């Protein structure tokens, strides 16, 4: 230099055009003499720009970061 893959909450992941979701973490409440466990509730997220579309995490494009193959 060429080719391919990945990027979504603090962490690990789901989500192939129509309200962004789960688990763990965190916060609050219940329970308990206290704590743990358990139960209930809550906060918070689409790597960046541009394009297509009534509507984009999703399709197209450029860039950034990481991984693999190849020269």
């Nucleotide at each position: 230099g060429g080719g391919g893959g990945a990027g979504u909450a603090g962490u690990u992941a789901a989500g192939u055009g129509g309200u962004a979701u789960a688990a763990c973490c965190c916060c609050g409440c219940u329970c308990u003499c206290c704590a743990a466990a358990a139960g209930c509730g809550g906060u918070g997220u689409c790597g960046a720009g541009g394009g297509u579309u009534c509507g984009a995490u999703u399709c197209c494009u450029u860039c950034c970061u990481c991984c693999c193959c190849u020269g």
A computed fold for a 71-nucleotide RNA from a Patescibacteria group bacterium, annotated as transfer RNA. The source organism's lineage runs through Bacteria and Bacteria candidate phyla. Its Rfam family is "tRNA". From the family's description: Transfer RNA (tRNA) molecules are approximately 80 nucleotides in length. The sequence is in RNAcentral, with records from ENA.